Predicted 3D model of a 477-nucleotide part of an RNA (small-subunit ribosomal RNA, 3' major domain) from an uncultured bacterium. Rfam family: Bacterial small subunit ribosomal RNA. Gene Ontology terms of the family: structural constituent of ribosome and ribosome. Its mean pLDDT, the model's own confidence on a scale to 100, is 82.
[in-house]
Context: one part of a larger RNA
RNA sequence: UGACGGGGGCCCGCACAAGCGGAGGAGCAUGUGGUUUAAUUCGAUGAUACGCGAGAAACCUUACCUGGGCUUAAAUGUCAGGUGACCGCUGCCGAAAGGUGGCUUCCCUUCGGGGCAACUGGCAAGGUGCUGCAUGGCUGUCGUCAGCUCGUGCCGUGAGGUGUUGGGUUAAGUCCCGCAACGAGCGCAACCCCUAUCUUUAGUUGCCAUCAGGUUAUGCUGGGGACUCUAGAGAAACUGCCUACGCAAGUAGUGAGGAAGGCGGGGACGACGUCAAGUCAUCAUGGCCCUUACGCCCAGGGCUACACACGUGCUACAAUGGAUGGUACAAUGAGACGCCACUUGGUAACAAGGCGCAAACCUCAAAAAGCCAUUCUCAGUUCAGAUUGAGGUCUGCAACUCGACCUCAUGAAGCUGGAUUCGCUAGUAAUCGAAUAUCAGCAUUGAUUCGGUGAAUACGUUCCCGGGCCUUGUACA
Numbered sequence: 001u002g003a004c005g006g007g008g009g010c011c012c013g014c015a016c017a018a019g020c021g022g023a024g025g026a027g028c029a030u031g032u033g034g035u036u037u038a039a040u041u042c043g044a045u046g047a048u049a050c051g052c053g054a055g056a057a058a059c060c061u062u063a064c065c066u067g068g069g070c071u072u073a074a075a076u077g078u079c080a081g082g083u084g085a086c087c088g089c090u091g092c093c094g095a096a097a098g099g100u101g102g103c104u105u106c107c108c109u110u111c112g113g114g115g116c117a118a119c120u121g122g123c124a125a126g127g128u129g130c131u132g133c134a135u136g137g138c139u140g141u142c143g144u145c146a147g148c149u150c151g152u153g154c155c156g157u158g159a160g161g162u163g164u165u166g167g168g169u170u171a172a173g174u175c176c177c178g179c180a181a182c183g184a185g186c187g188c189a190a191c192c193c194c195u196a197u198c199u200u201u202a203g204u205u206g207c208c209a210u211c212a213g214g215u216u217a218u219g220c221u222g223g224g225g226a227c228u229c230u231a232g233a234g235a236a237a238c239u240g241c242c243u244a245c246g247c248a249a250g251u252a253g254u255g256a257g258g259a260a261g262g263c264g265g266g267g268a269c270g271a272c273g274u275c276a277a278g279u280c281a282u283c284a285u286g287g288c289c290c291u292u293a294c295g296c297c298c299a300g301g302g303c304u305a306c307a308c309a310c311g312u313g314c315u316a317c318a319a320u321g322g323a324u325g326g327u328a329c330a331a332u333g334a335g336a337c338g339c340c341a342c343u344u345g346g347u348a349a350c351a352a353g354g355c356g357c358a359a360a361c362c363u364c365a366a367a368a369a370g371c372c373a374u375u376c377u378c379a380g381u382u383c384a385g386a387u388u389g390a391g392g393u394c395u396g397c398a399a400c401u402c403g404a405c406c407u408c409a410u411g412a413a414g415c416u417g418g419a420u421u422c423g424c425u426a427g428u429a430a431u432c433g434a435a436u437a438u439c440a441g442c443a444u445u446g447a448u449u450c451g452g453u454g455a456a457u458a459c460g461u462u463c464c465c466g467g468g469c470c471u472u473g474u475a476c477a
Base pairs, nucleotide, nucleotide: 001477002476003474004473005472007471008470009469010468011467012466013465015461016460019424020423021422022421023420026315027314028313029312030311031310032309033308034306035305042053043052064301065300066299067298068297069296070295076124077123078122079121080120081119083117084116088103089102090101091100092099093098106115107114108113126290127289129288130287131286135284136283137279138278139277140275142273147186148185149184150183151182152181153162154161155160166177167176168175192267193266194265195264197235198234199233200232201231202230203229207224208223211222212221213220238261241255242253243252244251245250317417321376322375323374324373325372326371327370333364334363335362338357339356342353343352344351345350383414388409389408390407391406392405393404394403430453431452432451433450434449435448436447
């Protein structure tokens, strides 16, 4: 100087407390361990692995296994050699890859050669093989915590200190006051984006107050820019004003005004560093290793196994509910190898026709919870839906291993879950549906977004956990 303390002081955080809803019990989905296997490819492992890499494993993917094949190889360049091909058509073997045949077949030329093409040989290949403890790059975490440092000066023999400590204040090393310090940098904040209000510009594909026409009905039509909205530009919030406290910074107020008030709400943004943290399998790369194989191609299988254990979720155990009928209100997105109105057939998944739309125009599209009726009456039930049987639909070369969906039948466990444990402070939790990426199809109950309905509680900081500053002890570094 640090680190540590079941030392002290001050302070903070869904850290506790106060609340609300979960997990841990059941069934299923998914990931992991273990076991099994020819293979169940590899990586990730307290917090910081385990719905993670993977934003789609039937083939492909695919790296694994079994079997069949190739050896300058899947690509490109260059040198040398001989050839006239390559492409195309076609036969046989084969699961395919591959192997082996047949037919057809170049251009320019100064005749030296040149161009083009495949073939043969050489030089350069290839490796998801090893090392993340050789590395770059990227990332997690402490932590959006308020810290981490430097120049000059001063103090100390020196390591080092001071500044950065102290008194206040703040979300903040934020600001003020003081001070052997005076300044500065990286962080904080602001500058960026979305959102809440208003003004203005513009008015189509959006809108419809006024005027007119028209319809069973509808901005449907003429028309209009008022309004909503769209998307560009601006305004607006700064403790600016008032009161109280205070030297100041600032704090408090049911204050005023205001759409918004003291960081208005959210996002992006992550200091010096820590964990030899993670990644050689995104990529790049040193070294090592393989080279008729640890490279490459193909078929089939596996990654989907199943006495078991754990994590993350979904669905429930019901009446604040289930079922049937009627009826209302969103936002974000996506669409041509596409979204598909509408009609017909089918109980349905869907099929056959077929309009519109590269979309503020058309379509996906029905929002659902909600509301209004009827029914069920507390039961393993009209709860719950696992499992299994039968019949179908669709995608795709192909649904056996191993897809999703529909219909009928079947109707398991489960009556609120031990010790323990997780999330959340407001448009949040809880609850309800919608969209998208990936994608032929789909394991999606995941992930990322979108809107609808919409709470309870916080006395407080004694205690648990983590962190910041000062101080103290130490046989630790």